Predicted 3D model of a 473-nucleotide part of an RNA (small-subunit ribosomal RNA, 5' domain) from uncultured Erythrobacter sp.
It was read from a public genome assembly.
The prediction has a mean pLDDT of 87.

Context: one part of a larger RNA
RNA sequence: GAACGAACGCUGGCGGCAUGCCUAACACAUGCAAGUCGAACGAACCCUUCGGGGUUAGUGGCGCACGGGUGCGUAACGCGUGGGAACCUGCCUUUAGGUUUGGAAUAACUCAGAGAAAUUUGAGCUAAUACCAAAUAAUGUCUUCGGACCAAAGAUUUAUCGCCUUUAGAUGGGCCCGCGUUAGAUUAGAUAGUUGGUGGGGUAAUGGCCUACCAAGUCGACGAUCUAUAGCUGGUCUGAGAGGAUGAUCAGCCACACUGGGACUGAGACACGGCCCAGACUCCUACGGGAGGCAGCAGUGGGGAAUAUUGGACAAUGGGCGAAAGCCUGAUCCAGCAAUGCCGCGUGAGUGAUGAAGGCCUUAGGGUUGUAAAGCUCUUUUACUAGGGAUGAUAAUGACAGUACCUAGAGAAUAAGCUCCGGCUAACUCCGUGCCAGCAGCCGCGGUAAUACGGAGGGAGCUAGCGUUGUUC
Numbered sequence: 001g002a003a004c005g006a007a008c009g010c011u012g013g014c015g016g017c018a019u020g021c022c023u024a025a026c027a028c029a030u031g032c033a034a035g036u037c038g039a040a041c042g043a044a045c046c047c048u049u050c051g052g053g054g055u056u057a058g059u060g061g062c063g064c065a066c067g068g069g070u071g072c073g074u075a076a077c078g079c080g081u082g083g084g085a086a087c088c089u090g091c092c093u094u095u096a097g098g099u100u101u102g103g104a105a106u107a108a109c110u111c112a113g114a115g116a117a118a119u120u121u122g123a124g125c126u127a128a129u130a131c132c133a134a135a136u137a138a139u140g141u142c143u144u145c146g147g148a149c150c151a152a153a154g155a156u157u158u159a160u161c162g163c164c165u166u167u168a169g170a171u172g173g174g175c176c177c178g179c180g181u182u183a184g185a186u187u188a189g190a191u192a193g194u195u196g197g198u199g200g201g202g203u204a205a206u207g208g209c210c211u212a213c214c215a216a217g218u219c220g221a222c223g224a225u226c227u228a229u230a231g232c233u234g235g236u237c238u239g240a241g242a243g244g245a246u247g248a249u250c251a252g253c254c255a256c257a258c259u260g261g262g263a264c265u266g267a268g269a270c271a272c273g274g275c276c277c278a279g280a281c282u283c284c285u286a287c288g289g290g291a292g293g294c295a296g297c298a299g300u301g302g303g304g305a306a307u308a309u310u311g312g313a314c315a316a317u318g319g320g321c322g323a324a325a326g327c328c329u330g331a332u333c334c335a336g337c338a339a340u341g342c343c344g345c346g347u348g349a350g351u352g353a354u355g356a357a358g359g360c361c362u363u364a365g366g367g368u369u370g371u372a373a374a375g376c377u378c379u380u381u382u383a384c385u386a387g388g389g390a391u392g393a394u395a396a397u398g399a400c401a402g403u404a405c406c407u408a409g410a411g412a413a414u415a416a417g418c419u420c421c422g423g424c425u426a427a428c429u430c431c432g433u434g435c436c437a438g439c440a441g442c443c444g445c446g447g448u449a450a451u452a453c454g455g456a457g458g459g460a461g462c463u464a465g466c467g468u469u470g471u472u473c
Stems, first nucleotide, its partner, number of pairs: 001473004006469005013345006019338002021303001026301003030298003035062003040059002043056005069256003078181007087173002092169002096165004100134004109124006140149003154161002182228003189219003194216008231253004235246004258279005281292004309335001311334003317331001318329004348378004358369004384409005392400001417462005422443003428457005438445002
C1' cells in the first nucleotide's frame, strides 16, 4: 500500500447491487418447511334440475434418496486430474412383442372390549391398478448345449392414458488404478484377515468383502506406523511475476443429521422433518406407560467483540403429484433490519471589499479567518406535495407495488463529519501544565519560553464516512 463475512469509537442525507453466528455440531417454546392422485378401489356424508356433481378417513400408486442446512468426522481413491472393466439405472426417448383364465384375503365399516393417554385386541362384512395361482414364452435368463425357467391391470368422456417382457440410448450412480494433496523423527519399526493362492459364500458388480484350508508374506528413512491439525476443488486475497495466505457468499464433489449401532422398504437410503435397539437430555402421566430431536425458514435462551423479520407470494424460475383444472413448495422470487462492503449522487451555483462584525495572532502599524459571511441574481439533483404510471406475462394470472419511471408545484429550502499538523509524513502559532498530567507505530516528547501533553485559532488529508484494533499478502 492492498484486502476483509470483520469488531470498536465519533459521526451519519439518498439510491442501486451485493453481503450478514467466523464463537457453543450448545439447548430449544411456537408456527410453517412434502405432498399429491376420486381418470386405481370400496365406503361414508352433502348437494341435485335425478342426468349428475362435491368432500374425504382408509386401501392402492408416485414422490418423500430431489430441493434446503451444517463442516462434526475424514490426511482418505475423500478431493483434483487422467485412465479402466467386472456393474446397476425409477421417470424419459427408442425397438419388437404381449395384455388370457381364475382364486383367497384385508383395511375402511359394524359389533364387543382394554387403556389416563399414546395406542390397541377379538368377531363379522367388502373392493381394487393391493396379493396369489394357472396358462402363454423369445432375438429374454441360466445352461453340462440335451434342455430348464420367468410376466401382465385395468380406467374412462372411445380418444387416450396405463400394465408386462424385451432392444438400444440418454441421464444418474457404484467400483478399480496412475499422479498430486499439512506439520512433527523429542513418533522407527508397523502388520495375523495381516500379504498371496485354492474352494465356497456374498454383492448390481471386481475384490480378504466374508469364510475353510494352504503358503509366509506385505509396508517402511523415496518416512511406514503413531501424534497433531484440517472437509477438498473451481476459486478468493496479495504480488510485476515467481510465490505466499486462504477455501464466507456462488458452483462441483464428499461427510453428517441429539450420541452410538442396525437393518427394512425401494430403481435409488443403510434415509435431516422414516423404522428398531442402546445412551444422555427434555416433556406428559391416572406411575402401569408414553412423546421428542431447528447443522430447514423465522424465532428464543446461552456463548461472544460480533452477525437480521416468529414478514409477503407462489406472479416469475424450478421441483413433486395429477389426463387436466389444480394442489403443495420458508426451494425460489420479493419486502423488512444493518454505512457491513462496492458503486453513484447530494448537502447548492454565480456575483459580492467598507476586505463588515466577531475570533485568533501582533513588532500595536497591521496580519489572518476571508469571497468566507451578509446582500443581490439564479437553479431544484435529492427530500416534500399532487397527478400519471410500467417492463417483468400474457389467452388469463403480479407478491414485489401504486414500486421504478414520467409530469407539475413551492422553496436554498431537508442533508458534514472524522483524523492528523516533531521526523518518517501533507499541515504552526498562542495559552495552560512543569519528568506532573499525559502522548507514543518507530525514533522519542514532558524537569517554566513544549510546532510532540491539554485547550484555542489557523492549517493538512480523506469524506457519508473517518480513525483504531485484529488477520493475510
It matches the Rfam family "Bacterial small subunit ribosomal RNA". The organism belongs to Erythrobacter, within Bacteria.